[in-house]
RNA sequence: CAUCCGAAAAGGCAAACCCUUUACAAGGAGGGGACGCAAAGCCACGGACCCCGCUGGGGUAGCCGGGCUACCGAA
Numbered sequence: 001c002a003u004c005c006g007a008a009a010a011g012g013c014a015a016a017c018c019c020u021u022u023a024c025a026a027g028g029a030g031g032g033g034a035c036g037c038a039a040a041g042c043c044a045c046g047g048a049c050c051c052c053g054c055u056g057g058g059g060u061a062g063c064c065g066g067g068c069u070a071c072c073g074a075a
Stems, first nucleotide, its partner, number of pairs: 005073002012037002017032006035062001041068003045065003048060005
């Protein structure tokens, strides 16, 4: 120094729910709010699930797997 790993420290993100807004819907966005998260940062490639105006199209990355990137540095 790098990888694995995850003690400590500095911070970070933000479920449900409420309000506003947007979409046919699932959902999305903003504010409040914290269940949790070491990638709960990003990507729809595979599976799973959800929606529709269904020969198709859309959504969930905080469902699982995979890919890319990243703060800190004890054992």
The RNA shown here (c-di-GMP-I riboswitch aptamer) has 75 nucleotides and comes from a Candidatus Acetothermia bacterium. The sequence was found by an Rfam model in a public genome assembly. The organism belongs to Candidatus Bipolaricaulota, within Bacteria.